[in-house]
RNA sequence: GCGGAAGGCUGGAUGGCCGCGGGCCCCGACCGGGGUCCGAGGAAAGUCCGGACUCCCUGAAGCAACGGUGCCGGGUAACGCCCGGGCGGGGCAACCCGACGGAAAGCGCCACAGAGAACAGACCGCCCGCAUCACGCGGGUAAGGGUGAAACGGUGGGGUAAGAGCCUACCGCGCCCCUGGCAACAGGGGCGGCACGGCAAGCCCCACCGGGAGCAAUGCCUAAUAGGACCCCCGCGCGGGCUGGUCCCGGAAACGGGAAACCGCCGCUAGGCCCGCUUCAGCCGAGAGGGGUCGGGUUGGCAGCUCAAGGCGUCUGGCAACAGGCGCCGUAGAAGAAUGGUCAUCCAUGGGGGAAACCCCGGGACAGAAUCCGGCUUACAGGCCUUCCGCGCAA
RNA sequence: CGGGGCGUGGCGCAGUCUGGUAGCGCACCUGUUUUGGGUACAGGGGGUCGUGAGUUCGAAUCUCGCCGCCCCGACCA
Numbered sequence: 001g002c003g004g005a006a007g008g009c010u011g012g013a014u015g016g017c018c019g020c021g022g023g024c025c026c027c028g029a030c031c032g033g034g035g036u037c038c039g040a041g042g043a044a045a046g047u048c049c050g051g052a053c054u055c056c057c058u059g060a061a062g063c064a065a066c067g068g069u070g071c072c073g074g075g076u077a078a079c080g081c082c083c084g085g086g087c088g089g090g091g092c093a094a095c096c097c098g099a100c101g102g103a104a105a106g107c108g109c110c111a112c113a114g115a116g117a118a119c120a121g122a123c124c125g126c127c128c129g130c131a132u133c134a135c136g137c138g139g140g141u142a143a144g145g146g147u148g149a150a151a152c153g154g155u156g157g158g159g160u161a162a163g164a165g166c167c168u169a170c171c172g173c174g175c176c177c178c179u180g181g182c183a184a185c186a187g188g189g190g191c192g193g194c195a196c197g198g199c200a201a202g203c204c205c206c207a208c209c210g211g212g213a214g215c216a217a218u219g220c221c222u223a224a225u226a227g228g229a230c231c232c233c234c235g236c237g238c239g240g241g242c243u244g245g246u247c248c249c250g251g252a253a254a255c256g257g258g259a260a261a262c263c264g265c266c267g268c269u270a271g272g273c274c275c276g277c278u279u280c281a282g283c284c285g286a287g288a289g290g291g292g293u294c295g296g297g298u299u300g301g302c303a304g305c306u307c308a309a310g311g312c313g314u315c316u317g318g319c320a321a322c323a324g325g326c327g328c329c330g331u332a333g334a335a336g337a338a339u340g341g342u343c344a345u346c347c348a349u350g351g352g353g354g355a356a357a358c359c360c361c362g363g364g365a366c367a368g369a370a371u372c373c374g375g376c377u378u379a380c381a382g383g384c385c386u387u388c389c390g391c392g393c394a395a
Numbered sequence: 396c397g398g399g400g401c402g403u404g405g406c407g408c409a410g411u412c413u414g415g416u417a418g419c420g421c422a423c424c425u426g427u428u429u430u431g432g433g434u435a436c437a438g439g440g441g442g443u444c445g446u447g448a449g450u451u452c453g454a455a456u457c458u459c460g461c462c463g464c465c466c467c468g469a470c471c472a
Stems, first nucleotide, its partner, number of pairs: 001391010012346007020039008041366001045377002048375005053214004066210005071085005086100001087098004101205002106203002108199003123145002125141006153171006172194001173192008218303004228294006234267002237265004246259005268271001273287001275285002296471003310329008347364001349362005396468007405421004415452001423439005445461005
């Protein structure tokens, strides 16, 4: 110098004028006016995860069903997030990527092509036998060819009629043992002659996690009305679920029988609570509660609401994520919803003219709070800083 | 602000659960029938399955991200 990798910051600045929302203070009469301070983001976004908070349900716990997570260890309030490590893949490297438990528990699927697609298989070829001019017939063979995404371990040597883990060495795979490591895992030794194809982002199994809804949650005040109408609240009924998991009974076990969640249907006595009448298991009447549908009314205020698992600096522990101590700061809170407009100078940048100084034109990335917080994902013009890698050149 | 659903020829839909040929109706084109048109009959064309990745031999279908559209939810009684 060229090319690349990782991490971080910033993403217009200053001033004048006009204007908007909120807090505090003052004047004033409740309208209103004045002063002062504060006023979008790294993603405020998507609403994809995890919580705080509130209400509903509910003895605790457990189970069923459903959903989610998935190498190991740690961090955290928690997480599907983060950090460190292992293994696999990519790159010369810095470094990056990985839904990365189980396919010898079971079920299911593997189109087309191909002889054969999962308890293998003989189309061509090879070998043996029979027969023959020849075509052929029977048997052996998975080494070769062909099909396919995938052909039932790979390579070398031996062996054989030809072959074959048939035998052997190495590699792969599985089991056992030893060593290191908290562990994932790694290294070494021995045994097994192959038995075990792929798919779990198909069902499923194993381990762990999750009760439901969401600030339009929820509570209070106020206004208004047709201060309403109608419906529902049962069952020891049947079937599936159903044997793989749960519970109960029997059994030594294998297993057999039953039940619940949940789903679908069926039935007449027409349903839970209270009161009345009463023919007392009644298609009775009235009411309270809960739920639903329709109609009607209002479109007001306050709380929740922003101090929060908060930020910054420094010290200590830790490889790190992070944790602890001390100090300082404490920073939007609206409700048809504020955070803006304009002028001047400068900054960065695109185009044009000019030899140059300079001049003219355009123009400022993505985007904008709505209960709050921790993450992830997605969008983002340009600029700056730090560390590292490869190549070339010079000393 | 919160929650739920959908996206397949021009239009309306099936296929997605259980992966393997993308199909149905209307519309469109051509021909026959008719004096002509309609109708009827026969034949035909037309689809990035919203989009980008991933899993798989193979994706409209399974998984994840993004885009667009639709629906529901205020309070009182």
The prediction has a mean pLDDT of 77. Two RNAs folded together computationally: RNase P RNA and transfer RNA, 472 nucleotides in total. Rfam match: Bacterial RNase P class A. By type it is a ribozyme.